The RNA shown here (Glycine riboswitch aptamer) has 93 nucleotides and comes from uncultured Streptomyces sp. Lineage of the source: Bacteria > Bacillati > Actinomycetota > Actinomycetes > Streptomyces. Rfam family: Glycine riboswitch aptamer. Its family is annotated with glycine biosynthetic process in the Gene Ontology. The coordinates come from a structure-prediction model, not an experiment, and the mean pLDDT is 79. The RNAcentral record of the sequence draws on MGnify.
């Protein structure tokens, strides 16, 4: 260092328009939450891109991290789930 297991583990609109069934109500419209597409807004801790000193080097070039940054992917009710962290098991140098 790698693998799975157990526990801990966030953020950010259930916004707006439209389209379907379902229900209600009461009459051909409302209303309600669901599933879908759009449209703007936002988040970042799966990945994924980017970079600074310091180091290297005669000196340039390279190469030079991340939870920093960017938001391509991802994600924005809950929920699952993530990075990172603890626990112990296996298995490798």
């Nucleotide at each position: 260092c790698c693998g799975a297991g157990c526990g801990g583990g966030a953020g950010a609109g259930u916004c707006c328009u439209c389209c379907g069934a379902c229900g209600g109500c009461a009459u051909c419209g409302c209303c309600g939450g669901c599933g879908g597409a759009g449209g703007c807004g936002c988040c970042g801790a799966a990945g994924g891109a980017g970079c600074a000193a310091a180091c290297c080097c005669u000196c340039c070039c390279c190469g030079g991290a991340a939870u920093c940054u960017c938001u391509c992917a991802g994600g924005c009710u809950c929920a699952c789930g993530u990075a990172c962290c603890g626990c112990g098991c296996g298995g490798g140098u």